[in-house]
Parts: sequence; C1' cells; structure tokens
RNA sequence: AUCAAGGUCAUGGGAGAGACCAUUCAAUUGGCGCCGAAGGAGCAACACCCCUUGGAAACUCUCAGGCAAAAGAACCAUGACACUCAA
Repeated sequence: AUCAAGGUCAUGGGAGAGACCAUUCAAUUGGCGCCGAAGGAGCAACACCCCUUGGAAACUCUCAGGCAAAAGAACCAUGACACUCAA
C1' cells in the first nucleotide's frame, strides 16, 4: 500500500400491531387490547463432561421498545474511513 472479516459514518429501501377509551397539543396521566425487525434474555443438534460448561437464529419470551404521521427499525445494497484483529 492492497485485500478478506468485523466496526463506524453517509445514502437508498425497510414489516407488524388500537389515529382505542377517559383527560389531553402531545406525553411512563390512567385503563384495556395488541406487535416483533432497536437492545436484552432463553434453548436444539453437537462438543466436552465429576459437577457441568460451551452452544445459532429472522425461533421463543415480551424486560425494554413499538401500535396515524414523524422518529426509530433487524436486514439488504452502494460509497467512504483506516478504527480493530490477522494474512
């Protein structure tokens, strides 16, 4: 210097579920009903095994978050940075 994987940033796309009721501009103000794709938690096969430990998710849970718009959003694509760890 370049490249792979990861990370950060930018751009574009991006689902689901009550514009519910009372108050109210709205809002963890209260109540009831829902959603899963921020984050978080749980586990199978398998490996190890004395106890057990490790062990994935878009699966499960719904703590958190969300249920018009806005914002956010896993994931995908493109570009940049040279941040991390190797070669």

A computed fold for an 87-nucleotide RNA from Entomobacter blattae, annotated as Glycine riboswitch aptamer. Lineage of the source: Bacteria > Pseudomonadota > Alphaproteobacteria > Acetobacterales > Entomobacter. The model forms 90% of the base pairs in the Rfam consensus.